[in-house]
RNA sequence: ACGCCCAUAGCUCAGUUGGAUAGAGCACCAGUUUCCUAAACUGGGGGUCACAGGUUCAAUUCCUGUUGGGCGUACCA
Numbered sequence: 001a002c003g004c005c006c007a008u009a010g011c012u013c014a015g016u017u018g019g020a021u022a023g024a025g026c027a028c029c030a031g032u033u034u035c036c037u038a039a040a041c042u043g044g045g046g047g048u049c050a051c052a053g054g055u056u057c058a059a060u061u062c063c064u065g066u067u068g069g070g071c072g073u074a075c076c077a
Base pairs, nucleotide, nucleotide: 001073002072003071004070005069006068007067010026011025012024013023019057028044029043030042031041032040050066051065052064053063054062
C1' cells in the first nucleotide's frame, strides 16, 4: 500500500426477512437477610447502536466515506 472481517450498556455478548418503546449475563447502586462481611433474594440506574452522509413510509440491520481494532498478501530493509 491492497484485500477481508469487526465496532451494540463499565466488561463479555445476543438482536430473525429492515418494522413501532434495543436486550441478557457479570459488574454498579439501593433494599431484604446476617453480629459484620461474603453469598443468596428483590428492585433500580446505565445506550448519540464508533462517526458522517445516503436509500426507504420506516435503518442497530442495506449502501458510501471516515476513524479505531484484528487477520492476510505485497513492498522496503
Model confidence (mean pLDDT): 80 of 100. Predicted 3D model of a 77-nucleotide RNA (transfer RNA) from a Planctomycetota bacterium. Lineage of the source: Bacteria > Pseudomonadati > Planctomycetota. The sequence was found in a public genome assembly. Rfam family: tRNA. Rfam's curators write: Transfer RNA (tRNA) molecules are approximately 80 nucleotides in length. Rfam classes the family as a transfer RNA.